[in-house]
RNA sequence: GCUCCUAUGGCCUAAUGGAUAAGGCGCUGGCCUCCUAAGCCAGAGAUUCAGGGUUCAAGUCCCUGUAGGAGCU
Numbered sequence: 001g002c003u004c005c006u007a008u009g010g011c012c013u014a015a016u017g018g019a020u021a022a023g024g025c026g027c028u029g030g031c032c033u034c035c036u037a038a039g040c041c042a043g044a045g046a047u048u049c050a051g052g053g054u055u056c057a058a059g060u061c062c063c064u065g066u067a068g069g070a071g072c073u
Base pairs, nucleotide, nucleotide: 001072002071003070004069005068006067007066010025011024012023013022018056027043028042029041030040031039049065050064051063052062053061
């Protein structure tokens, strides 16, 4: 230098282009308990890497960039 893959809450992972972005762990509060753990209930937390484009509608498709990974030279 070229090619390919990935990027979604603190972490891990979902989501045929279709309307409120779902779940687990963790976190906060409550119930329970003598206390803790476990269990149960509730809650907060994502402008989906950035910027454009296509579309009635984009996490999803297209372009550019950034970051990480793999391969080739």
This is a predicted structure of a 73-nucleotide RNA (transfer RNA) from Chamberlinius hualienensis. It matches the Rfam family "tRNA". Its mean pLDDT, the model's own confidence on a scale to 100, is 80. Lineage of the source: Eukaryota > Metazoa > Protostomia > Helminthomorpha > Chamberlinius.